RNA sequence: GUACGCUAAGGGCAAAAUUGCUGAAAGGCAAUGACGCAAAGCUAGAGGGGCUUCAUCGGCGCAUUUCCGAUAUGCCAGCCAGCUACUGAC
Repeated sequence: GUACGCUAAGGGCAAAAUUGCUGAAAGGCAAUGACGCAAAGCUAGAGGGGCUUCAUCGGCGCAUUUCCGAUAUGCCAGCCAGCUACUGAC
C1' cells in the first nucleotide's frame, strides 16, 4: 500500500422477539436476547435506493368527519455506495 480473509490472536457489533420509555408514523433509546456480520465502524437536501406522512397542497365527499393522491431539511447505513480501519496474509 492492497481491502484478499483459509487459519489464528485480542476482541467487537448485535437480528428477531419480549418489556419499558419516546414519536402522528416510519422509527429511535434502554434492558434481556443472539439471527447473523471481516467493516453489522462513520457518513442520509449537496451519491443512489427504500420507509412513514403530523403538517402542507389537490381531488372525492361535503355541516364536519371519512377516503384517495402528491409531497420530507422526518426515518432506514444489517439495501447499494462513499470514507476510514484492528489483525493475519500478500